[in-house]
Context: one part of a larger RNA
RNA sequence: GCCAGCGAGUUACCGUGCGUGGCAAGGUUAACCCGUGAGGGGGAGCCGGAGCGAAAGCGAGUCUUAAAUGGGCGUCCAGUCGCGUGUGGUAGACCCGAAGCCGAGUGAUCUAUCCAUGGGCAGGCUGAAGCGGGGGUAAGACCCCGUGGAGGGCCGAACCCACCCUGGUUGAAAACAGGGGGGAUGACCUGUGGAUAGGGGUGAAAGGCCAAGCAAACUCGGUGAUAGCUGGUUCUCCCCGAAAUGCAUUUAGGUGCAGCGUCGGGCGUUCAGCAUCGGAGGUAGAGCACUGAAUGGGUUAGGGGGCCUACAAGCUUACCGACCCCAAUCAAACUCCGAAUGCCGAUGCUCAAGAGCCCGGCAGUGAGACCACGGGGGAUGAGCUUCGUUGGUCGAAAGGGAAACAGCCCAGAUCGCCGGCUAAGGCCCCAAAUUCUUGACUAAGUGGAAAACGAUGUGGGAACGCAAAGACAGCCAGGAGGUUGGCUCAGAAGCAGCCAUCCUUGAAAGAGUGCGUAAUAGCUCACUGGUCGAGUGGUCCUGCGCGGACAAUGUAACGGGGCUCAAGUCAAGAGCCGAAGCCGCGGAUUUCCAUUCCGCCCGGAACGCGCCGCUUGCGGUGCCUUCCGGGGAUUCCGGAUGGGAGUGGUAGGGGAGCGUCGAACUCAGCAGUGAAGCGCCGGUGGGAACCGUCGUGGAGCGGGUUCGAGUGAGAAUCCUGGU
Numbered sequence: 001g002c003c004a005g006c007g008a009g010u011u012a013c014c015g016u017g018c019g020u021g022g023c024a025a026g027g028u029u030a031a032c033c034c035g036u037g038a039g040g041g042g043g044a045g046c047c048g049g050a051g052c053g054a055a056a057g058c059g060a061g062u063c064u065u066a067a068a069u070g071g072g073c074g075u076c077c078a079g080u081c082g083c084g085u086g087u088g089g090u091a092g093a094c095c096c097g098a099a100g101c102c103g104a105g106u107g108a109u110c111u112a113u114c115c116a117u118g119g120g121c122a123g124g125c126u127g128a129a130g131c132g133g134g135g136g137u138a139a140g141a142c143c144c145c146g147u148g149g150a151g152g153g154c155c156g157a158a159c160c161c162a163c164c165c166u167g168g169u170u171g172a173a174a175a176c177a178g179g180g181g182g183g184a185u186g187a188c189c190u191g192u193g194g195a196u197a198g199g200g201g202u203g204a205a206a207g208g209c210c211a212a213g214c215a216a217a218c219u220c221g222g223u224g225a226u227a228g229c230u231g232g233u234u235c236u237c238c239c240c241g242a243a244a245u246g247c248a249u250u251u252a253g254g255u256g257c258a259g260c261g262u263c264g265g266g267c268g269u270u271c272a273g274c275a276u277c278g279g280a281g282g283u284a285g286a287g288c289a290c291u292g293a294a295u296g297g298g299u300u301a302g303g304g305g306g307c308c309u310a311c312a313a314g315c316u317u318a319c320c321g322a323c324c325c326c327a328a329u330c331a332a333a334c335u336c337c338g339a340a341u342g343c344c345g346a347u348g349c350u351c352a353a354g355a356g357c358c359c360g361g362c363a364g365u366g367a368g369a370c371c372a373c374g375g376g377g378g379a380u381g382a383g384c385u386u387c388g389u390u391g392g393u394c395g396a397a398a399g400g401g402a403a404a405c406a407g408c409c410c411a412g413a414u415c416g417c418c419g420g421c422u423a424a425g426g427c428c429c430c431a432a433a434u435u436c437u438u439g440a441c442u443a444a445g446u447g448g449a450a451a452a453c454g455a456u457g458u459g460g461g462a463a464c465g466c467a468a469a470g471a472c473a474g475c476c477a478g479g480a481g482g483u484u485g486g487c488u489c490a491g492a493a494g495c496a497g498c499c500a501u502c503c504u505u506g507a508a509a510g511a512g513u514g515c516g517u518a519a520u521a522g523c524u525c526a527c528u529g530g531u532c533g534a535g536u537g538g539u540c541c542u543g544c545g546c547g548g549a550c551a552a553u554g555u556a557a558c559g560g561g562g563c564u565c566a567a568g569u570c571a572a573g574a575g576c577c578g579a580a581g582c583c584g585c586g587g588a589u590u591u592c593c594a595u596u597c598c599g600c601c602c603g604g605a606a607c608g609c610g611c612c613g614c615u616u617g618c619g620g621u622g623c624c625u626u627c628c629g630g631g632g633a634u635u636c637c638g639g640a641u642g643g644g645a646g647u648g649g650u651a652g653g654g655g656a657g658c659g660u661c662g663a664a665c666u667c668a669g670c671a672g673u674g675a676a677g678c679g680c681c682g683g684u685g686g687g688a689a690c691c692g693u694c695g696u697g698g699a700g701c702g703g704g705u706u707c708g709a710g711u712g713a714g715a716a717u718c719c720u721g722g723u
Stems, first nucleotide, its partner, number of pairs: 001723005011091013026047003032041003051058002061073004094232002097229001101222006112196009121186001123155003126151001130147006159183003163180005198214001200210003235657006245258005259365002261362007270355001272350008285337001286335002291331003295327004302320002304317004368394005373388005399410003414587004419583003425577003428561003434574001436573006447563001453547002457544006464537003474531005480504003485499003510525001514523002588647008597639003600631007608623006658712001660709008669701002677696003681692004
C1' cells in the first nucleotide's frame, strides 16, 4: 500500500414546538400498598381555570398619579396527561486528538555530587629545598663540586578524554570505526558498598544530569481534563434552496441579534413591472454670483530702487503689487444654476408565480472571487486594496463558444430518441457548415502583441499656388556694374562678426543660399532666357499599412496546416453549421385546478376456494374477484382520470422509502425431495434493493403487521488481523 473485520448524534431528566390519542373547565397521579401477573388502590403534589403592583393591597381590572381627557400590563382565544418525533438545557452528550494541572507512589544498576573501603599509573628526562666538602668573608651573604629527589614539572604506553579529518548516516553501532590529537603523581583514573528524589536532588554552571527524549523524571489515579482548533461521521429517492452582509463583542478563522433558506399555520394581490399624475432632492454636467485656488494684460493705491535733497516735497522706474477692469481657468469638504436614472405617494392596467406580509419550528452563513459600472487609497500600477439599498457570473452550474482556461460570451442538464429549429461562435483542411455573392482597401504574413515620435508607403476627400502668354524636373546659357557697401580687423573682397541693405544696366541677377580661400580666386544657389511640351507644387482632413520592436530548451505573440482580387480588413447581402436552449414523440415525478368516478354501509347475482348439514345435487356460512341497485358525509384524507405549470444544485430545511439485528402476533408459511451462508448467471423495480434457476453447503429460515435498536463504511497520518 491493499484486503477483511471493527469504527462516530446515544441515554436520563427538565423545557419548547409538531404529529397522534384519552379526558376536558378541568387534566393527572408520585412515593408507597395489594396482587404470580394482568390489574386495582393511593389526590399528597403539579399544570390550567385572573390579573396588576416592589409591596401593603385591590380585583375584570390594576399600576402610575394629587388626579388621569391618558399611558403600561391584563380582561376575548382550553387545557392537561400519555406516546412518537424536531430542537434547546443539564450531564463526557457525535467520535478520535493535545501540550498541560493536581494527588499517591516507583526510581541514583545510566548519570551528577558526596561518604566509606580497596585497586591502578611501562619506561625515560629534568634536577627545587635541604645536607656534605671546597672557595670566600670580620662574621655573613655569595660562588663551585657533590649529594639529594621536589613538581596540579617534561617525553611517552596502559588507563582516561574526545580537538581534527575520512568513512558510516534503511549504520556492524539509536553516537561507532580508522588515522592523527590532549592528560597521563593528579582538582588523576577505577572496583565494591552507601547517601541525596521531582518545584525536589545534584551541578568547576551546559538549563547540564536524575535509566537511549528533562525549562520540571517515570507509573497509576482525578480522567471520557479542556480544545472558540484540525480530521472524520456509514443506505436510497423526491421538493425547495442560502450566505460569505449590518450592528456589537478581551472581538476579528468564535459568538449574539438582524438579513438571506426551509417547513407549518394565517391574511388573500397587499408584491413586482409598466403608464399617468403629484412630490422631496443638489449628484453628472456646467458655472464663477459666494468660499478658496490660479495665468496674462490694463489701470492704479501702497512698498522697493534711482535722481534730487537741511527738512518737507518733487521727478523717475524692463522692480513687487492690493482693489477695480478685460481675457482665459480650477475645486470631495465652492454653487448663481442643474439633469438623466433612482426614491416616495396615488390611480389604472398587466402578471397569478416557490409573489408579498404576519405568527411559530429548524437551520446554515457572518474567510468570498472575478467581470462591468460609479468612487476612495495606490503611480488615472498590480490577478493590488477598500466602498456602492449598482448589476452579472462563479461560489452551489453541467452543456456550446473563447486552442487549453471557476468568475468572460451564449445558455440554466426530469429521463429516453440513429427526429427538427436556433444562440454565442463559426462555415479551405485538421473539424460540422460557403473555397457563397457584390463593392472597396491592405503587400506589411499587417492580419497573428505596444507608445511618444519619425517617414515622397498607398487609397479617399478639401481648399490653395504655378501652368499652352509654356509651368514642374532635366539640359544649354546668363547670374552683371557702383563695390573690396560702411565698421571692425593683420586681412574681412556676397559668405568670422556688427550696422545698413540702396542705386544702375537689364530678359534676369540678393550689398547674397551653400561649398571654398590667409584674404582674393574658384564652384554653386536664388532669379532670367532658351530647349522640351503637360501637368506640377506644397498644405489640411481621413482609411489601411511601415519603422520605433531586445530573453533565456525549440518555430513558440494565428490552436496547427496553410492563406494575398484572401482563408486578412471594411461595407452590404443570401444560405448553412452549431448547445443538455426551443420544438416533436414517448415515459417518470411534484404541485395546482377540474371531474364527484372510487373508498364506507346495506341488498342481490356469478366464477373460484374452505367448512358444515346433507347428498351427489341442493341449502347455509366465510373469504377473494367482478358486475348491478340503493343510502350517506357529500368537510378532510387517499386513489383514479383529464388539463396547466414545474423538476441543475453546496451549506441547510422538508418529505417518502430500502436494507440489517432482535421481540410479539400471524401465515395450522418454507426446510435432509436440502434451511442459512457462499459463487456465477437470468429477471424485476425510480433507487436503496428484491426474486429465481444452477453449483456449493449441511440445519435451520422466511412473508405480513406492529414494536425495539450496539442498524448501513472509503476516507478519521483511525483500531485489530492478514498479506

Large-subunit ribosomal RNA, domain II from Rouxiella badensis, 723 nucleotides, folded computationally. Model confidence (mean pLDDT): 85 of 100. It matches the Rfam family "Bacterial large subunit ribosomal RNA". RNAcentral holds the full RNA, with entries from ENA. NCBI's taxonomy places the organism under Bacteria, Pseudomonadati, Pseudomonadota, Enterobacterales, Rouxiella.